[in-house]
RNA sequence: UGGUAGCUGCCGCCCAAUCGCCCGCGGGCGAGCCGGGGACCCGAGCACAUCGGGGUGAAUCCGCGCAAGCGGUAGGGACACCUUCCGUCCCGAACCCGUCAGCUAACCCGGUCGGCGGCCGAGGGAAGGAAC
Repeated sequence: UGGUAGCUGCCGCCCAAUCGCCCGCGGGCGAGCCGGGGACCCGAGCACAUCGGGGUGAAUCCGCGCAAGCGGUAGGGACACCUUCCGUCCCGAACCCGUCAGCUAACCCGGUCGGCGGCCGAGGGAAGGAAC
């Protein structure tokens, strides 16, 4: 000097996944946030449907393939004050319920994980704002 790995601190990103209190330090409670179930009305409209159906999520669908997978794609995210557009890049997974689920007041239930980047002016352009 360069590389790799780990820890800590700070700054930031995806996400609902943040904040506060208590204690016996592993949990508990509360707030906020997110999701599910659940009437009338409305909507839908038989039944069979098992590769059933449904839910969280951006994460669906199409083509090729025996499969693994590959190529696209609905959709989502990043580009360091914000929004929109353009451009570039990335993702386009996984899991749960268990034969059941439209909407849905009251009411009921659950979640609040996990992952990534930077060590300081950087990692585009335009327009309109905000702030100074």
Annotation
The RNA shown here (c-di-AMP riboswitch aptamer (ydaO/yuaA leader)) has 132 nucleotides and comes from Virgisporangium aurantiacum. The model forms 92% of the base pairs in the Rfam consensus. The coordinates come from a structure-prediction model, not an experiment, and the mean pLDDT is 78. The source organism's lineage runs through Bacteria, Actinomycetes, Micromonosporales, Micromonosporaceae and Virgisporangium. The sequence is in RNAcentral, with records from Rfam. Its Rfam family is "c-di-AMP riboswitch aptamer (ydaO/yuaA leader)". From the family's description: This family represents a conserved RNA structure found upstream of the ydaO and yuaA genes in Bacillus subtilis and related genes in other bacteria.